[in-house]
Context: one part of a larger RNA
RNA sequence: UGACGGGGGCACGCACAAGCGGUGGAGCAUGUGGUUUAAUUCGACGCAACGCGCAGAACCUUACCUGGGUUUGAACUGCAGCGGACAGGUACAGAGAUGUACUCUCCCUUCGGGGUCGCUGUGGAGGUGCUGCAUGGCUGUAGUCAGCUCGUGUCGUGAGAUGUUGGGUUAAGUCCCGCAACGAGCGCAACCCUUGCCAGUAGUUGCCAACAGGUUAAGCUGGGAACUCUACUGGGACUGCCGGUGUUAAACCGGAGGAAGGUGGGGAUGACGUCAAGUCCUCAUGGCCCUUAUGUCCAGGGCUACACACGUGCUACAAUGGCCGGUACAAUGGGUCGCCAAAUCGCAAGAUGGAGCUAAUCUCAAAAAACCGGCCUCAGUUCAGAUUGUAGUCUGCAACUCGACUACAUGAAGUUGGAAUCGCUAGUAAUCGCGGAUCAGAAUGCCGCGGUGAAUACGUUCACGUGCCUUGUACA
Repeated sequence: UGACGGGGGCACGCACAAGCGGUGGAGCAUGUGGUUUAAUUCGACGCAACGCGCAGAACCUUACCUGGGUUUGAACUGCAGCGGACAGGUACAGAGAUGUACUCUCCCUUCGGGGUCGCUGUGGAGGUGCUGCAUGGCUGUAGUCAGCUCGUGUCGUGAGAUGUUGGGUUAAGUCCCGCAACGAGCGCAACCCUUGCCAGUAGUUGCCAACAGGUUAAGCUGGGAACUCUACUGGGACUGCCGGUGUUAAACCGGAGGAAGGUGGGGAUGACGUCAAGUCCUCAUGGCCCUUAUGUCCAGGGCUACACACGUGCUACAAUGGCCGGUACAAUGGGUCGCCAAAUCGCAAGAUGGAGCUAAUCUCAAAAAACCGGCCUCAGUUCAGAUUGUAGUCUGCAACUCGACUACAUGAAGUUGGAAUCGCUAGUAAUCGCGGAUCAGAAUGCCGCGGUGAAUACGUUCACGUGCCUUGUACA
C1' cells in the first nucleotide's frame, strides 16, 4: 500500500421489513444429472451451468453409431502428361452413394496455341481432432456500482503519501466550502433513440366537422383540410419564479404556473481492472495430432431411451368459476417460392375457389379478458384435462422409430401444496389476448405489442450484497 475481520462509524440496494403473486405437492412440456445404449454427438456446472449454445434434431441439419463406398479426394488451387468434351437424357443393377450400357455434345484462334472440362502423377488439400492454462475477437460477472488514474509541486531515507481526506450535499469523485496542493484524463451527467404536450409544413392509400348526393348499411361518391392520424421541422423543463431552511454557498422542503417538476417515464451507452470466468463446435489463429483416415460420400439408426433426482415453465385443483348464446373496444408486426377475401362443401382440422395485394389501399384478422341474458349449485362435479382407442386433416420423397392439428369415445393425478425459496415499488405486479423471428411442417420457449389494472413501503434493529472513512492483523 492492499486484502481480510463472527472490529467500529456513515450511506445505499425489492437487501430486509410492509404487501401482492408464485416455486417447492399433481399432470404435462422442456433442459440437466444419473442410468441405459452400437450410438444416446459436443460444450456450459454457486451467484454468473441446467426453455443455456439450439431464432425451431422425421431425412437434411449432424458433429454420434452400424453398414456400404472412396483416396488429389465433397469444395479450392499450382505444375507436368494424355484426351475431347463436361453437363444432360434413357435403360439396367443397387438401400443409396455409385457402377455399366446407349444416346447427345464445345468455344476463340494470328493455326503456334488459348479458354473450359475429364483422366493420370505430384505439391498443396481436408479435419466440429487436442490444447480457451499458448492466443485474437466476442461475451458473462460484480455493476450503470462510483469509482480508477496521471502531470507538476510538496512531504517522506524509502515503499509511498498528498491531490481523491475533512464540513455539508447529491442518483453520482454531483456540486459548494475549507485545505500543500494546483490542474488534467478515463468514468458520472449531457449530447443519441423512444414516449408524454403544443405549433408550423404536408394531405394519400389515412381522416370526415360543415355542404350536396346516395345506401339495408358503410367516407360509398362529389368535395373538404377543420379533427384524428401519419412524418418532417421547431418549441417546451432550466431549481427558471415565489416562500422557508441552510454558511450570504451547494443544496433541500413547500408552493405557483404547466401536458409534464426537480434525472418526467423507458432504452442505447458498461471506467481501470477481477474471476488463468466462457467460447479452438461462429470466425480467425500458434503448437501438437490424423493423412487408403480423426478426411470425404451414402442408407438406416441415434441425439426423442427411462427405476430415479434437480432446475425452468405450462395447465389445474374451480362459483371473482365452468358451459351456451348475443354484443363492444387495441397495438406491435408479417406477406409475391407469399398473405389469401367473398362464395360453396365439411361437426371440425381443412378443402374447393379464385377477387385483391410488392401493401396507411388487399390480406393474415376472430382480439381476449370485459359487458348482457340463460344453465350449472359445491360434487372429484357441466371442475380439471393426463392417458388410451377409433376415424380423419395438413405439411413433406417420406410422419414406424419420431410431427402438428381435428372429431367421437375414454376421463388419471389433482380439493391450494413440508422444510425451504423466488419475482415485483406503478401503468409496475397480477391477469387477458395479439404479433414476429427461426421455419416445408413442428412453441407451454424466446423477442415484442397492446387491454384490464391493484396492494404496500412505519422504518434500517436484524440476515445478504456494495461504497467511503477508520481500526486490528503472525496474511501478500